[in-house]
Context: one part of a larger RNA
């Protein structure tokens, strides 16, 4: 100087408390461990476990079995020999591939382009090492800290500044002080949302004036309003009162759409964990080179006594079912979205209008509201499982897709010890969209609808910051 203490003081955080809803019990989905397996590819293990994977039937794919190739599936170059490459058909084969038949070049400076074979340099490796590395990332932690120059103090390590009195979300600001300044962080500048002005009005809108309909901005027209979008304005403790040290600031109030960082996001200091990643990529070294490379068919990654994590659906009456009826936002669409109409109980099929989209389509929002029914039961709750029949995507749904329909109707009566999230348009609850994608979502990322309870407080648990103290630790 640090680190540590079941030492002390001060302070903060959904850390506890106060509340609301969960997990842990059930069924299923998904990831992991384990076991099994020819293989169940690999990585991640406090900061892993709906994670890499934003989507494993083939492909992907790295794994296994079998069948092939060896200058190679891919790149560059040289030498020699040959020819278009390719396409179509047939035969053998699981296919890769092999053979046969047919068809078939370009520029032209006579050399070349393209391509096959032979030979050689080389290619190739998701092989090893993240403890050789770059880059990227997690975590402490959006915690308020981490440092430097000069000066001063000390033999020196070092200290001071950065401590102290207040204050703040903040090393934020004020005051004091052998310190005076500065840098990286904080804050602000950026995006979005909330109020408003100006301008611009089509595909958006419709107040006034006409026309028109079963209805409808449907038509003429209009720019008021909504809305869209570009540029501005607005909030600064600016004003008032109180407290305070005449400070910083805090408390209350006015005005205001908004009040003290208005809400949300992006943004992550010096560093820690030889943290993670050689399988995104790049890369040193090592290793393989008729194989650890590469092509193909099939299988596996989907196994299943079991254990754990994360979720979905429930156990019902604040509910289930049936009929009627209302209101979003944000997105996506041409090898695409696909309307009307017709067929089917339905998944869906036929159809093909319109739309490169404020124009057309996906698209019916759902919870809600108004009626009816069920009457506390393993039920008109719950939907697993299983059997039958189908639909769609796709060469192909056996291993191993999703969905529909008929039948079946399991566990489950609110869950032990323990444990998680959340402070407001939040939790809870309800549906909608998108990415990936031929198909496949209870996961991920977004969007809006309805919309709470509680916080007396900091004794305790956890994590953290500052000062101080002890130490046989570094």
């Nucleotide at each position: 100087u640090g680190a540590c203490g079941g030492g002390g003081g001060c302070c903060c955080g959904c850390a506890c408390a106060a509340g609301c809803g969960g997990u842990g019990g059930a069924g299923c989905a998904u990831g992991u461990g384990g076991u099994u397996u020819a293989a169940u590819u690999c990585g991640a293990u406090a900061u892993a476990c709906g994670c890499g994977a934003g989507g494993a039937a083939c492909c992907u794919u790295a794994c296994c079995a079998g069948g092939g190739c060896u200058u190679g599936a891919c790149a560059u170059a040289u030498a020699g020999c040959g020819g278009a490459c390719g396409g179509c058909u047939g035969u053998a084969g699981a296919g890769a591939u092999a053979c046969a038949g047919c068809u078939u070049c370009c520029c032209u400076u006579c050399g070349g382009g393209c391509u096959g074979c032979u030979a050689u340099a080389c290619a190739g490796g998701u092989g090893c090492u993240g403890c050789a590395u770059g880059g990227c990332u997690g975590u402490c932690g959006u915690c308020a800290g981490c440092u430097c120059g000069u000066g001063c103090u000390g033999u020196g390590a070092a200290g001071u500044g950065u401590u102290g009195g207040g204050u703040u979300a903040a090393g934020u600001c004020c005051c004091g002080c052998a310190a005076c300044g500065a840098g990286c962080g904080c804050a602000a500048c950026c995006c979005u949302u909330g109020c408003u002005g100006u301008c611009u009005g089509u595909u958006g809108c419709c107040a006034a004036c006409a026309g028109g309909u079963a209805a409808a901005g449907c038509u003429g027209g209009g720019g008021a309003c909504u809305c869209a979008g570009a540029c501005g304005g607005u909030a600064c403790u600016g004003c008032c009162g109180g407290u305070g040290a005449c400070a910083a600031a805090c408390c209350g109030g006015a005005g205001g759409a908004a009040g003290g960082u208005g809400g949300g996001g992006a943004c992550g200091a010096c560093g820690u964990c030889a943290a993670g990643u050689c399988a995104u990529c790049a890369u040193g070294g090592c290793c393989c080179u008729u194989a650890u490379g590469u092509c193909c068919u099939g299988g596996g990654c989907u196994a299943c006594a079991c254990a754990c994590g994360u979720g979905c659906u429930a156990c019902a009456a604040u509910g289930g079912c049936c009929g009627g009826u209302a209101c979003a936002g944000a997105g996506c669409g041409c090898a695409g979205c696909g309307a009307a109409a017709c067929c089917g109980c339905g998944a869906g099929g036929u159809g093909g209008a319109g739309c490169a989209a404020a124009u057309c389509g996906c698209a019916g929002a759902a919870a809600g509201c108004c009626g009816g029914u069920c009457u506390c039961a393993g039920u008109u709750c719950g939907g697993a499982u299983u059997g039958g029949a189908g639909u769609c995507c796709g060469a192909a749904a056996c291993u191993c897709g999703a969905c529909u329909u008929c039948a079946u109707g399991a566990a489950g009566g609110u869950g032990g010890a323990a444990u998680c999230g959340c402070u407001a348009g939040u939790a809870a609850u309800c549906g909608c969209g998108c990415a990936c994608c031929a198909g496949c979502a209870u996961g991920g990322c977004g969007c809006g609808g309805u919309g709470a309870a509680u916080a007396u407080g900091u004794u305790c648990c956890c994590g953290g910051g500052c000062c101080u103290u002890g130490u046989a630790c570094a």
The part of an RNA shown here (small-subunit ribosomal RNA, 3' major domain) has 474 nucleotides and comes from a metagenome. The full RNA is in RNAcentral, with records from SILVA.